[in-house]
RNA sequence: GACGAACGCUGGCGGCGUGCUUAACACAUGCAAGUCAAGGAAAACAUUUCCUUCGGAGAAUUAUUAAACUGGCGAACGGGUGAGUAACACGUAGGUAAUCUGCCUUAGAGAUUGGGAUAACUCGGCGAAAGCCGGACUAAUACCGAAUAACGCAACGGAUCCUUCGGGAUUUGUUGUUAAAGUGGGCUUCGGCUCACACUUUGAGAUGAGCCUGCGUCCGAUUAGCUUGUUGGUGAGGUAAUGGCUUACCAAGGCGAUGAUCGGUAGCUGGUCUGAGAGGACGAUCAGCCACACUGGAACUGGAACACGGUCCAGACUCCUACGGGAGGCAGCAGUGGGGAAUAUUGCGCAAUGGGGGAAACCCUGACGCAGCGACGCCGCGUGGGUGAGGAAGGUUUUAGGAUCGUAAAGCCCUGUCAGAGGGGAAGAAGCAAGUGACGGUACCCUCAAAGGAAGCACCGGCUAACUCCGUGCCAGCAGCCGCGGUAAUACGGAGGGUGCAAGCGUUGUUCGGAUUUAUUGGGCGUAAAGAGCAUGUAGGCGGUCUGUUAAGUUAGAGGUGAAAGCCCCGGGCUCAACCCGGGAAGUGCCUUUGAUACUGGCAGACUUGAGUACGGGAGAGGGUAGUGGAAUUCCAAGUGUAGAGGUGAAAUUCGUAGAUAUUUGGAGGAACACCAGUGGCGAAGGCGGCUACCUGGACCGAUACUGACGCUGAGAUGCGAAAGCGUGGGGAGCAAACAGGAUUAGAUACCCUGGUAGUCCACGCCCUAAACGAUGAGUACUAGGUGUUGCGGGCUUGACCUGCAGUGUCGCAGCUAACGCAUUAAGUACUCCGCCUGGGAAGUACGGCCGCAAGGCUAAAACUCAAAGGAAUUGACGGGGGCCCGCACAAGCGGUGGAGCAUGUGGUUUAAUUCGAAGCAACGCGAAGAACCUUACCUGGGUUUGACAUCCCGAGAACUCCUUGGAAACUUGGAGGUGCCCUUCGGGGAAUUCGGUGACAGGUGCUGCAUGGCUGUCGUCAGCUCGUGUCGUGAGAUGUUGGGUCAAGUCCCGCAACGAGCGCAACCCUUGCCUUUAGUUGCCAUCAUUAAGUUGGGCACUCUAGAGGGACUGUCGGUGUUAAGCCGGAGGAAGGUGGGGAUGACGUCAAGUCCUCAUGGCCCUUAUACCCAGGGCUACACACGUGCUACAAUGGCCGGUACAGAGAGCAGCGAGACCGCGAGGUGGAGCAAAUCUCAGAAAGCCGGUCUCAGUUCGGAUUGGAGUCUGCAAUUCGACUCCAUGAAGUUGGAAUCGCUAGUAAUCGCAGGUCAGCAUACUGCGGUGAAUACGUUCCCGGGCCUUGUACACACCGCCCGUCACACCACGAGAGUCGUCUGUACCCGAAGUGCGUGGGCUGACCUGCAAAGGAAGCAGCGUCCUAAGGUAUGGGUGGUAAUUGGGGUG
Repeated sequence: GACGAACGCUGGCGGCGUGCUUAACACAUGCAAGUCAAGGAAAACAUUUCCUUCGGAGAAUUAUUAAACUGGCGAACGGGUGAGUAACACGUAGGUAAUCUGCCUUAGAGAUUGGGAUAACUCGGCGAAAGCCGGACUAAUACCGAAUAACGCAACGGAUCCUUCGGGAUUUGUUGUUAAAGUGGGCUUCGGCUCACACUUUGAGAUGAGCCUGCGUCCGAUUAGCUUGUUGGUGAGGUAAUGGCUUACCAAGGCGAUGAUCGGUAGCUGGUCUGAGAGGACGAUCAGCCACACUGGAACUGGAACACGGUCCAGACUCCUACGGGAGGCAGCAGUGGGGAAUAUUGCGCAAUGGGGGAAACCCUGACGCAGCGACGCCGCGUGGGUGAGGAAGGUUUUAGGAUCGUAAAGCCCUGUCAGAGGGGAAGAAGCAAGUGACGGUACCCUCAAAGGAAGCACCGGCUAACUCCGUGCCAGCAGCCGCGGUAAUACGGAGGGUGCAAGCGUUGUUCGGAUUUAUUGGGCGUAAAGAGCAUGUAGGCGGUCUGUUAAGUUAGAGGUGAAAGCCCCGGGCUCAACCCGGGAAGUGCCUUUGAUACUGGCAGACUUGAGUACGGGAGAGGGUAGUGGAAUUCCAAGUGUAGAGGUGAAAUUCGUAGAUAUUUGGAGGAACACCAGUGGCGAAGGCGGCUACCUGGACCGAUACUGACGCUGAGAUGCGAAAGCGUGGGGAGCAAACAGGAUUAGAUACCCUGGUAGUCCACGCCCUAAACGAUGAGUACUAGGUGUUGCGGGCUUGACCUGCAGUGUCGCAGCUAACGCAUUAAGUACUCCGCCUGGGAAGUACGGCCGCAAGGCUAAAACUCAAAGGAAUUGACGGGGGCCCGCACAAGCGGUGGAGCAUGUGGUUUAAUUCGAAGCAACGCGAAGAACCUUACCUGGGUUUGACAUCCCGAGAACUCCUUGGAAACUUGGAGGUGCCCUUCGGGGAAUUCGGUGACAGGUGCUGCAUGGCUGUCGUCAGCUCGUGUCGUGAGAUGUUGGGUCAAGUCCCGCAACGAGCGCAACCCUUGCCUUUAGUUGCCAUCAUUAAGUUGGGCACUCUAGAGGGACUGUCGGUGUUAAGCCGGAGGAAGGUGGGGAUGACGUCAAGUCCUCAUGGCCCUUAUACCCAGGGCUACACACGUGCUACAAUGGCCGGUACAGAGAGCAGCGAGACCGCGAGGUGGAGCAAAUCUCAGAAAGCCGGUCUCAGUUCGGAUUGGAGUCUGCAAUUCGACUCCAUGAAGUUGGAAUCGCUAGUAAUCGCAGGUCAGCAUACUGCGGUGAAUACGUUCCCGGGCCUUGUACACACCGCCCGUCACACCACGAGAGUCGUCUGUACCCGAAGUGCGUGGGCUGACCUGCAAAGGAAGCAGCGUCCUAAGGUAUGGGUGGUAAUUGGGGUG
C1' cells in the first nucleotide's frame, strides 16, 4: 500500500459496486424447463333448451378448451460449485491429408405407392401406496415394405495435380447399395395451381465439438530406480476419427539425475494486489476453458451426455409404510439447521436484454431486470455562514500576577445542501401505427417551514504530528520495537489541553514493499555464517590462431495471432466523482516468411604459442623392499665394593646387608636415529630424517626435433588419508591411558612421585575423523620494487658482480578490506568451472537411509525458545602479566595496642524510655568545645488549642509592682497600688505592651541526604585532568600527554605532526631560623648611682617586642651528563639544593555523610507528630569490640632541698599578700580589661636520704567513714579532699598501630566548652634517641606495554551436575484410525460376444396350414463397482515408562 475480511467504539444522506473464504455438511417448504389452433381422441363446473316416473336423461354452449396421452423440438443451453485433477487439465502456437456437426444460410435434386400396429379412452384385475398386469378399439409428421436416384456411399480400375512419400484433391468407367410426411391459407374449371411452414437427399458455408503435437505450468532426493499392454510390429476388432483404444501372435523394448517413479499441495487462464523494475503473493466478483452434481460403477436416448432438477445397480443417510414394499438427492433462487470470527429476502417483474417451443398470438424463463438487508468497499454531500471581548460563567492550571479552552459560547444578522411537508413529474419503449414500465409517483423540478434532526474514533516517551495536572507506587497496568511502573510517571488510570483522520476511527489477520535479508538485474565464503582433508577422473560447463562453408543461436524487415473486459491515453454520458460508453495504444510472447553473417555453435581444411613426447643434466627426510651400523635405556651373568640409593618445593611409597646405587667386563632384546639441521629440501594432502643396495613416482634446468588444441574445471564415482580405536597373528627395551600406592589438599577420582596393563613396533584387514589451518578451492593472464635463501643455467671486468627460470621467506607501493591486514606465493584487476553460506540456541542432534565387527561415520530436520549471537578495532577497568618509579609500604629500629583495672564510645541485651544520626579504610574520647534540672529531640503523668514564636483585624486595660487560694509544677482564685509618651476639635486617636475573641495562619529535631542547595570526608598534596587549531582514522578515537634523560612534581631539557593554552605542581601568603634598620613601654640593663628586688634614677648598646627590609639563586668551583635539563662532591654561609612547619586539595569517584546546624521541593500531622510543666530516661549490664588513662616497678617508688619554659586566659572574671583548716577549701579583698596585676607552684631534671626484688614503701581499683565546692537541687547522676580498705596486674596468644629529627619516646603547662564536671580535644614548651643494607615480598599509588568473553568494570563475568515447576520433542510393550500395493474369493447393474429348444404383427414363399427372413425374452460367458480373506508398505493419533533439550 492492498483486502470477498472479522472484532471494539461510534454512526446523518445518496450513488455505484459487493456479500458462506469454514462443513463438496444435512436439508422442511415454494419456485428454477418447457412448449407445439393445422397428430389423434376428448371432458367437467356453469348456462340455455328439451324430456321426465321429479330420482334423472338427452341436446347445445362451454369447446378450434383444460388435464392426460401419442408424436416433434427443447431438456447436452442457461444457472451453481471447485471436491477431484500436477494432467495435453489449462495457456500459447500449430496440425487434423485421421474427424463429426441438430437447429441456421446458400446451391442442386426430390417428396411416388402401399401396409400392419399401439397409447390415450373403455372394461377387468392386483397393491396400503408407488405403481403394475390383462382384454377390446383407434390415429398420426409414430413404425414398416416397394418404387425412383446421384454429383452420395462401398469395391475394382484409368488420367492430371499435389505430397510430410504414409497418402490426398479433382475427374472418369463398371458393379452394388441407400429417401421422403404432411399441415394450414388463398384461388379453383374440383383435375389441380400457388404461398407459408414442415419433410428427404447431395454439395458448400457458418457455428460448435472430438483427437494429435511443440513450448510453458508448485514443493520434496530423508522418494532413485520405474514399467508387462509395458515399448514396437503384424493381423483382427472397435470409434465420427488416429492410436495398445482392445485382442491374438512376434520382438524385448520404453522412461529416468535436463529428476522417471512415489509422496504432498493445488482447478488453469485473462487478470488482481504490490514493486522503480525484475520479481513476489493471489486466482472473490466479471470473462474464457476444465471438472463435478449424495458416494462409487454402468450404459440408454440423442447431432452432441455416459446427462445437476433422466434411467439402472451397489453403498451411506433421510422419509413414508398396512412391514409385503416404496420415495429422495438445493455445489439452481430464496430459506432452515449445523459449522464458524464471519457473509443477506422463503421479495417484485418478465417492462428491458437474452434463451426454449411455436407460423404466430402466446406460454415458460429465481438467466436476467429491479427492489430489500449489511459503513463490507469506492466515490460524493452535509452536520451551517458572517459578526461578536465584559476575553462572561464554568472547567483545567498557576510562580496567585496570570495563562488556556476562546470568537469558542451567549447575543445580533444571514443562508437553505441533506432529511421533512405539499405540488408537478420523466427517459428507459422498439422499422411503421397502436398497445406494453417490475423499478416507481423513483430520479428530477418548484414551493413551504426551520439552525432547527445529523461527530466520532485513535493517539500525544523515541521511531511519529501532538503536554500538563491528579491518582497509583515493580501494585494495578501498558507495550509494534526499544522499553515504562519500586512516592514528584509527558509511557499505567482519569482529567484539561493538543495532534491526526473523519461517517468513520482503531485493533487483529493475510499479502507485497522497505529486505541487495536468496542478490538475473543485485550478495558473499582469511578472522563475522560459509573452501569439500587431498588427489585422479565420468557426465556436464567453458575453451588458442587462420581460411572456407552452413545459418541452429544472434540480428533486421514483413505477415498472422496475442478473445472481450481490465491497465494506460484521448473523447463522451450521469450536476461532480466513483461508475458507465466510444476510439486508440499497449500486450515485452508464439508461429510463418524474407534477408544479414561480426560473434557463438555445426561441418571441412590448415597452424603452433596452450598441452604433451623424445634427448642431455644436476637436486631432494618423495614412496616401497631387503640388509646393515653405532650411541643410549633396560634386563641377565660375573668381578670390585659398602650402606645407602631413588625421588621431591619438602617428603614418602619404592629398591637395598638375600649386597642395591656406583663402577668394570661380557651377553640378550626391542625401539628410536644425537651432532649435521637451516622460516633448508621433497610430496597432492596426510606426511617424510642413521647408512647401503635394488625397484619406483614427480618436479626443475638446458638445447633441438616431433604431435597438432590432444586443454581447464569437475556433480556423481574411485583412490589416498595423522593420531586414537577395532580384528587375527607376532613382538614388547623404553615410554605409558586404565589401575595401584605415596604425597599435596578442606577434599584431590588432578597437577608431583614410585610402580604399571592395553597401546606405542611388525604383517595382513578395517576405521575415515582432526585447529586434516595459510582457518585462504583449482586453473590462466595482467598489475612498482627492495632484501634473504634452495635448485639449475647465461655473461663478463671471476666478484660482497650482472642477469634468466623454478621454488621458498620477509619488508613494502598502487589497489582491496568493516577493520585487522593482504599485497607478483593477493585477500589487487579479470575470466572459467566446482564446493559452500543465509540470525543465535535446540544441533551437526532426532528420525529415515547408506557405510562399519564395534566404536562410530556420512547425509540431515522440526517443535520450542531468545533479541540477540558474532567480527574487528577504541577507551577504560582488571590480571596470583611484563617493564620503570614513588610512599613509615616493607625492611632496619624505637615505643605501643591486643592480657589487667579503670575512663570513654559502639554493638548487643534490657527497658515505659534507655531520643536520633555515624557503619571497612573514610562509624566507634565521632555530631557532643563538656546529659544532675535546663540542654532533650525519648518515656510516664498533668495540662493548652490562633497556640511558646511572626503578621493582620476587633474589644478592654499603659506597662508594671506587691499580697493571696488550690496545685508537684504548668496553671489558677481573689485583692491592692499604678497611670507614663505623641497628637487633640478634649469626644477621642496613635505607638509600645498585656489580657480576651474571630479567622487567615503559626508550629513540627515528623519522612525522604535515592528530589536538593550549602558544607564535609575520601582516593590524595597523588601528579595528574583537559581544551583550541592542525594532522591521522569510515568511526569510536588517536596525536599533543608517547619516546630518551631528569625531577618531589605532566619539574625541566632533547627529540617528535604537531603548535599552543587552561585547571592542577611550583612560586606568591603565614610562621620559624640569620642579619640590618626604625621605635623603646608595661620590655631590657653593658657602663654610672641606688635597692631585699631593673626597685628607682639613667640609658636603648644587648635581649625582647613589632613594623620595614636584606639573605639562598644550583649564584660559584670540580666531576659527570648529549655542549642540555640536571645530578654528585666542595667552598663560602645562620641557613644549600623545596632550609623546617602551616595554609592552600585539579577533572572527578564513592546515589559517601548530613533534611537533627542552616536553607529547601514534595509528602504527612493540625484539640496533635504542635506547645507548657513535673518526674524519669539518654548514666541500665550476662557479654563483645574500638579509642585512651594508670600500671605491673630500682633508668623506679617515697621524703627533703633546689633550677630552668613557652603559649595562653581573666570583670557576673582572674584573684595577690595576710589569717584559718592535715587537706579539698574558707575568710578577706590589694592589683588588673593586662609585655605592668592575677591564674602561676612548671614537671621530668639536679643534690641528699630511704626502700632492695617482694604482689613489695610497686600498683592503685573497689569499698566504709568523714568532709569541701558549685548549683534552686548532687538519690537515680558531679568533681575534689582526708582517714581507712588495698582488687587485678610480675610486660601480655594469634594479630596489629605510630614514628625518619628537634622526630619517636618522655615530662609537665595552658586554653576552649563550662555554675560545677576532662584520662578527651586543641595548643605550648622542657629533656631528647635508635635505624634505613635495600625494593624480592605485603599494602596503596603513578607512567608505558600486553591479554580480556569485564564496562554495575574481578566484590566482574561465567560452566556443569543436583533439587523444584512448566513446555515442546525423540524412543517405547503396544493400541486405534486413515491412505495404498499384491494375491485370491465373491460378483450387482450393464455393454460386447455366444446361444436362443420359449415367444413374435408388418417383409418373402404359400389357397391354406406351415415355413423362411428378421428379432425378443431367457440362459451362458468376458470385463467389472461395492464387498470379503490373507499379507505388505506409507502416514497420523495415543501409551506405562524413559532420554536428552528449552525456560524460570